[in-house]
This is a predicted structure of a 75-nucleotide RNA (transfer RNA) from an uncultured bacterium. Rfam family: tRNA. Rfam classes the family as a transfer RNA. Model confidence (mean pLDDT): 80 of 100. It was read from a public genome assembly.
RNA sequence: GCCUGGGUAGCUCAGCUGGUUAGAGCGCAACAUUCAUAACGUUGAGGUUCGAGGGUUCGAGCCCCUCCCCAGGCA
Numbered sequence: 001g002c003c004u005g006g007g008u009a010g011c012u013c014a015g016c017u018g019g020u021u022a023g024a025g026c027g028c029a030a031c032a033u034u035c036a037u038a039a040c041g042u043u044g045a046g047g048u049u050c051g052a053g054g055g056u057u058c059g060a061g062c063c064c065c066u067c068c069c070c071a072g073g074c075a
Stems, first nucleotide, its partner, number of pairs: 001074007010026004019058001028044004051067005
């Protein structure tokens, strides 16, 4: 330098036919339970709205372009 895959909550990831509200598990907080802790249960917070910027569209995490970062491969 080229190719492929990926970047979504603190962490691991889902979301693929573009559609009305952005989710799960873990973690965190509160409550409940317990003599107490853990586990289990209930509820909640947490995303400048999905790496950055632009474009297409009535509508974009999802499509297109450029760039940045991570992993792998080929030179």